A computed fold for a 123-nucleotide RNA from a Bacteroidota bacterium, annotated as SAM riboswitch aptamer (S box leader). The sequence was found by an Rfam model in a public genome assembly. NCBI's taxonomy places the organism under Bacteria, Pseudomonadati, Bacteroidota.
């Protein structure tokens, strides 16, 4: 770098160094920056994908007895909790638009697609 899966309207900044960009790429537009941009470095935070919990429900299977129920006992498939570890994130929906179908008389609005991030997996 390819490929499959899933998320993308929520959330979380300080300092230090740096010294003009930034906001993914190229176009429009709108934004953030000398009241300091990227980038780097420290600290602190979010956030639950990988994980961790089965004596928190819940489903599902067994088994006993039964009118119903309920106890027990596997599973670990959903929800919940937890955060110590590997990522990842800490302006604005992924900033927002384009391309498709629909709806509008316009203006715009819904859905998807496509590009993209980000995790887990894989050749």
């Nucleotide at each position: 770098c390819g490929c499959u899966u899933a998320u993308c309207c929520a959330g979380a900044a300080a300092g230090g160094u740096g010294g003009a960009g930034g906001g993914a790429a190229a176009a429009c537009g709108c934004c953030c920056u000398g009241a300091g941009a990227a980038g780097c470095c420290u600290u602190g935070g979010c956030a639950a994908c990988c994980c961790u919990u089965g004596u928190u429900c819940g489903g599902c299977c067994c088994u006993u007895g039964c009118a119903a129920g309920c106890c027990g006992g596997g599973u670990u498939u959903g929800a919940g909790a937890g955060a110590a570890g590997g990522u990842g994130c800490c302006a604005a929906c992924u900033c927002g638009u384009a391309c498709a179908u629909c709806c509008g008389a316009a203006a715009g609005g819904a859905u998807g697609a496509u590009a993209g991030a980000u995790a887990a997996g894989u050749c």